[in-house]
Context: one part of a larger RNA
RNA sequence: CUGGGCGUAAAGGGUUGGUAGGCGUCUUGCCAAGUUGAUCGUUAAAGCCACCGGCUUAACCGGUGAUCUGCGAUCAAAACUGGCGAGAUAGAAUAUGUGAGGGGAAUGUGGAAUUCCUGGUGUAGCGGUGACAUGCGUAGAUAUCAGGAGGAACACCAAUGGCGAAGGCAGCAUUCUGGCACAAUGUUGACGCUGAGGAACGAAAGCGUGGGGAGCAAACAGGAUUAGAUACCCUGGUAGUCCACGCCGUAAACGAUGAGUACUUGGUGGUGGGGGAUUCGACCCCUUCACUAUCGGAGCUAACGCGUUAAGUACUCCGCCUGGGGACUACGGCCGCAAGGCUGAAACUC
Numbered sequence: 001c002u003g004g005g006c007g008u009a010a011a012g013g014g015u016u017g018g019u020a021g022g023c024g025u026c027u028u029g030c031c032a033a034g035u036u037g038a039u040c041g042u043u044a045a046a047g048c049c050a051c052c053g054g055c056u057u058a059a060c061c062g063g064u065g066a067u068c069u070g071c072g073a074u075c076a077a078a079a080c081u082g083g084c085g086a087g088a089u090a091g092a093a094u095a096u097g098u099g100a101g102g103g104g105a106a107u108g109u110g111g112a113a114u115u116c117c118u119g120g121u122g123u124a125g126c127g128g129u130g131a132c133a134u135g136c137g138u139a140g141a142u143a144u145c146a147g148g149a150g151g152a153a154c155a156c157c158a159a160u161g162g163c164g165a166a167g168g169c170a171g172c173a174u175u176c177u178g179g180c181a182c183a184a185u186g187u188u189g190a191c192g193c194u195g196a197g198g199a200a201c202g203a204a205a206g207c208g209u210g211g212g213g214a215g216c217a218a219a220c221a222g223g224a225u226u227a228g229a230u231a232c233c234c235u236g237g238u239a240g241u242c243c244a245c246g247c248c249g250u251a252a253a254c255g256a257u258g259a260g261u262a263c264u265u266g267g268u269g270g271u272g273g274g275g276g277a278u279u280c281g282a283c284c285c286c287u288u289c290a291c292u293a294u295c296g297g298a299g300c301u302a303a304c305g306c307g308u309u310a311a312g313u314a315c316u317c318c319g320c321c322u323g324g325g326g327a328c329u330a331c332g333g334c335c336g337c338a339a340g341g342c343u344g345a346a347a348c349u350c
Stems, first nucleotide, its partner, number of pairs: 003322004007304002012318001014201003021194003025088007033081002035077008049065006091191001092188004096183004103177007110154001115149007125136002162169002206247006215241002220236004258317006266295011299306002323350003332343004
């Protein structure tokens, strides 16, 4: 539960496309389901309420009226909602042109660096720390030169910058491919918005099968530190990190701010387009779209702050909250190979 809310107090679903449903632009004709009016019928009696009356009064009882509406029928109205028809173009979509981009998938390829191997030079240390030690090294290390192997990540450019629905995306080239912005005209003609279920995507870690394995590194071992040190520091080091395919479906998945539309003073930047002016041309200047920052006005807010990218003013649709703990739990159900995920209480207690 007809209330109040959801940036930080409890509360926006991780994200998208979309089913049912809800909501939906302008003009005009018809219908009359919703809606509105009138009339009729019905809405038992008792009771409640008002007035009158009967018991000496009251309780009690009788009479008359009123009330609450609802439902049905008939007639009428046509503004609004709805239905049917016709039309429109401001929403939406599409065509043509131009443009920016780490958007996605696949294949190929490049240089720096680390490590390892081989060979040369060379000799006693190297490494590491707050200081040590474990460790490596006379079987020749560290250092240095040449050659080779292999894996992973892409310095500078680089940004307060770009792209993507979100997760996220960065060396370079090619192929395939999604979205977006702008300009001018044309076309369709409300085709729209949201979206319960359901579907797809979804970092890291983790799981399965098969590869790969340079560096890093849970676990683990050793050395230190310490009263202890199952840590922080050091030396090693396996899963994993990488690839292919298949699962998992969670995150402080955050802007802790759902999506859409409209309206409401401004300043200063950035990115991508267009127009104007100027110029040999670029820059600069003016202006207009889209995106992205920052400061701030009204307004809002408990305050912090938000402030045309709203947390302002409104509407539509969805999700969610309702004291703390118990409890991101139990039970049941569904999903998963498992780990576990989703849904999600109560007793009790303060």

A computed fold for a 350-nucleotide part of an RNA from an uncultured bacterium, annotated as small-subunit ribosomal RNA, central domain. The coordinates come from a structure-prediction model, not an experiment, and the mean pLDDT is 89.